The RNA shown here (SAM riboswitch aptamer (S box leader)) has 99 nucleotides and comes from Bacillus testis. The model forms 97% of the base pairs in the Rfam consensus. RNAcentral holds the sequence, with entries from MGnify. The organism belongs to Bacillus, within Bacteria. Rfam family: SAM riboswitch aptamer (S box leader). From the family's description: The SAM riboswitch is found upstream of a number of genes which code for proteins involved in methionine or cysteine biosynthesis in Gram-positive bacteria. Rfam links the family to the GO term regulation of gene expression.
RNA sequence: CUUAUCUAGAGGAGUCGAGGGAUAUGGCCCUGUGACGCUCCGGCAACCAUCAAAUAUUGAACGGUGCCAAUGCCAUAGGAAUUUAUUCUAGUCGAUGAG
Numbered sequence: 001c002u003u004a005u006c007u008a009g010a011g012g013a014g015u016c017g018a019g020g021g022a023u024a025u026g027g028c029c030c031u032g033u034g035a036c037g038c039u040c041c042g043g044c045a046a047c048c049a050u051c052a053a054a055u056a057u058u059g060a061a062c063g064g065u066g067c068c069a070a071u072g073c074c075a076u077a078g079g080a081a082u083u084u085a086u087u088c089u090a091g092u093c094g095a096u097g098a099g
Stems, first nucleotide, its partner, number of pairs: 001099006011041005019030003023077005042068003047064002050060004072093001078089005
């Protein structure tokens, strides 16, 4: 850079010691009952690989990644509709896989 996906799903222990939820603003939330991060174990999922089958697909889950609070936490940083504070929808940005 290209492309696919992002409202589903899945937690315990140890360690650390103050912030964390990607960016800006505004909210909201998690957190000394120890968050975030890291390690181990467990699990989820099915992108790649592999295997199986009744092969435009479906299934399995030993391997490579990924993930395991809240929709990518929500809104705005676009547009449209309308009952004017709600609904719908594109894009940007980001994350992950494959190339």